[in-house]
Description:
A computed fold for a 72-nucleotide RNA from Dichotomocladium elegans, annotated as transfer RNA. RNAcentral holds the sequence, with entries from ENA, GtRNAdb and Rfam. The coordinates come from a structure-prediction model, not an experiment, and the mean pLDDT is 83.

């Protein structure tokens, strides 16, 4: 100093511009003497930050920040 990847719910991760999802976890509720598994339901997200584009941006674009990886 130069390229390259990653950032979405507490955790792990899907989502190719058109109302933000699953799994585990959590919290009720039923089941059991009771726990545990089980089923049912709820809760939790300004999609890492600030512009642009565009009728509409988690998608696409520029700078930023974090962590990783390669040149040197």
């Nucleotide at each position: 100093a130069g390229g390259g990847a990653a950032u979405u719910a507490a955790c792990u991760c899907a989502g190719u511009g058109g109302u933000a999802g699953a799994g585990u976890g959590u919290u009720a509720a039923u089941c059991u003497u009771a726990c545990a598994a089980a089923u049912u339901a709820a809760a939790a997200g300004u999609c890492g930050g600030u512009a642009g584009u565009u009728c509409g941006a988690u998608u696409c674009u520029a700078c930023u920040a974090u962590u990783c990886c390669c040149u040197a």